RNA sequence: CGCCGGACCCUGUGCGAUGGAAUUGCGUGAACCGAGUCAGGUUGGGAACAAAGCAGCUCUAAGCGUUAAGACCUUGCGCGUAGGCCAUCUGUCGGGC
Numbered sequence: 001c002g003c004c005g006g007a008c009c010c011u012g013u014g015c016g017a018u019g020g021a022a023u024u025g026c027g028u029g030a031a032c033c034g035a036g037u038c039a040g041g042u043u044g045g046g047a048a049c050a051a052a053g054c055a056g057c058u059c060u061a062a063g064c065g066u067u068a069a070g071a072c073c074u075u076g077c078g079c080g081u082a083g084g085c086c087a088u089c090u091g092u093c094g095g096g097c
Base pairs, nucleotide, nucleotide: 001094002093004091005090006089007088009084010083011082012081013080014079015078016077017075019073020072023069024068025066026065027064028063034059035058036057037056042051043050044049
């Protein structure tokens, strides 16, 4: 110096990672201003009964929590893959000094 190859760098793409996250599951969750059932007591009634209805219990809304799932979004993140780059670095081989 040359052939071939690799790296760096750039782009696309796949998976992962990072941060966030609608929603779902589970739990909790209303003195009264949610629902149901309403002990006691209250009211009406001669009575039978009826009415309203506090506490309690059950269900649930907003909300809150959760070691679970998570569409979707984010990135001077990692690895893979395809192409570009032919400027730089580097390897095998060959040639010259």
Description: Bacterial small signal recognition particle RNA from an uncultured Lentisphaerota bacterium, 97 nucleotides, folded computationally. It matches the Rfam family "Bacterial small signal recognition particle RNA". Its family is annotated with SRP-dependent cotranslational protein targeting to membrane, signal sequence recognition and signal recognition particle, plasma membrane targeting in the Gene Ontology. On this family, see Rosenblad et al., Nucleic Acids Res 2003: "SRPDB: Signal Recognition Particle Database". Rfam's curators write: The signal recognition particle (SRP) is a universally conserved ribonucleoprotein involved in the co-translational targeting of proteins to membranes. The prediction has a mean pLDDT of 77. The sequence was found by an Rfam model in a public genome assembly.